[in-house]
């Protein structure tokens, strides 16, 4: 200097007006006003997970059903994240991996192939036979062709011809030492050699009740109709119906039908934002993260506010000129988007801009 | 806000253990008719909403998006 890798932060200032929400003071019967400081994000978005919280047996057994998949840890809690391990890729800095078991059972491999996992089409050897062109039984996975995949490769020994049937060396399995927290790794020994697919069913390890702030409390004028509760009256019975979770057990409530009371919804208020939160410093960890202390209060609308409009200014692109390290002037448009109970991730959307740390090339010193 | 489904020729909807993408109307030619309709036969037409990932092989299985329809009296 030119390429590339991570990673972290910002994402239009600043003034004046005119306006919005909810909350403190005035003030006022009450409504209006006055003045006061506050008022979207890093994704608020998709609702993909996980949790708080709520109500239903303060949540129950059992089975079916989900979810996750190397290790070790963080953490309320995860399909998240860190750090290592194994594999693929890059010289490199690093990137990327849904990565338990088809060697426990079952299913599937379309067409082509003789054969998709074991049954021999063509070739090869053997034996019998023979009209001498073959037939027949047997062996044989080394050979040809098909296929995405063809009996562990690959050499060399051996054999009638082959064959892990023998060896050497590579791959896998199991089996022992030795490190290691552990997945794992090296080294040695047994020939033990078994296609693929589990984002197929299934098998093994661990976790999962359900519904969601339209849960849920607490209020709530009138009539109808539905609903729920309670009284009387009739059937009907100990099963059978309603509900807790799809089903079994097991809770709870007898069930149905007339007929009579009484209640509930719109709508208001609680939930509702002081939180596993946020900033700083010190410690402790390799890091994820944790701990002490010390600081402030940082949006709660409900048809749903956080806006507009004007100078000056920022960074960007375009043209023109000046004249080449750049400047000046004019236009243009300023990204993705928008709380609704809160958090922790995860995906996805995003003009521009700014710092930090590696890494490789070639050139100087 | 929250829950749940759907997406395939123009339209309407099939497509199951994953193995060559269908059918009905519609449309286009020919027959048949004196002429059209009806009806017979032939033909055309599909990025299976987009993206990627598992498998030899994806409409099907997963995974992220994107539209679009209900229900919460």
């Nucleotide at each position: 200097u030119g390429a590339g890798c991570a990673g972290a932060c910002u994402g239009u200032g600043c003034u004046g007006c005119c306006g919005c929400g909810g909350c403190g003071g005035c003030g006022u019967u009450u409504u209006a006003g006055c003045c006061g400081a506050c008022g979207a994000g890093g994704a608020a978005a998709g609702u993909c997970c996980g949790g708080g919280c709520a109500u239903c047996a303060c949540a129950g057994a059992g089975c079916a059903g989900g979810a996750u998949a190397a290790c070790u840890g963080c953490u309320a809690a995860c399909a998240g994240c860190a750090g290592c391990c194994g594999g693929a890729g890059g010289c490199g800095a690093c990137u990327c991996u849904a990565g338990g078991g088809c060697a426990a059972g079952u299913g599937c491999a379309a067409c082509a192939g003789a054969a998709a996992c074991a049954g021999a089409c063509u070739g090869c050897c053997g034996u019998a036979u023979u009209u001498c062109g073959g037939u027949a039984c047997g062996g044989u996975g080394a050979u040809g062709g098909u296929g995405g995949a063809a009996a562990g490769g690959c050499g060399g020994g051996g054999u009638a011809a082959g064959a892990g049937c023998c060896c050497a060396c590579c791959g896998g399995a199991g089996c022992g030492u030795a490190u290691g927290a552990g997945a794992a790794u090296a080294c040695g020994c047994u020939g033990c050699c078994c296609u693929g697919u589990a984002a197929a069913c299934c098998c093994u390890a661990u976790c999962c009740g359900a519904u969601g702030c339209a849960a849920c409390g607490c209020u709530g004028a009138u009539u109808g109709g539905u609903g729920c509760a309670g009284g009387u009256g009739g059937u009907c019975a100990u099963a059978a119906c309603g509900u807790c979770u799809g089903c079994u057990c097991g809770g709870c409530g007898g069930a149905u039908c007339a007929u009579c009371u009484g209640c509930a919804a719109a709508g208001g208020c609680g939930g509702c934002u002081u939180g596993a939160a946020c900033g700083g410093u010190u410690c402790g960890g390799c890091g994820a993260c944790g701990a002490a202390c010390c600081g402030g209060c940082u949006a709660g609308a409900u048809a749903a506010a956080u806006g507009g409009c004007a100078g000056c200014g920022c960074a960007u692109g375009u043209u023109u000129c000046c004249u080449u390290u750049g400047g000046a002037a004019a236009c243009a448009g300023g990204a993705c988007a928008g709380a609704a109970c809160c958090c922790g991730g995860c995906u996805u959307a995003c003009a521009g801009g700014u710092c930090u740390g590696g890494u490789c090339a070639c050139a100087u010193c | 806000g929250c829950u749940g489904g759907u997406g395939u020729g123009g339209c309407u909807c099939a497509g199951u253990u994953g193995g060559u993408a269908g059918a009905g109307c519609a449309g286009c030619g020919c027959a048949u008719u004196c002429g059209u309709a009806a009806u017979g036969c032939g033909c055309a037409g599909g990025u299976c909403g987009c993206c990627g990932g598992u498998u030899c092989g994806a409409g099907u299985c997963c995974g992220g998006c994107c539209a679009c329809c209900a229900g919460c009296u």
Molecule: RNase P RNA; transfer RNA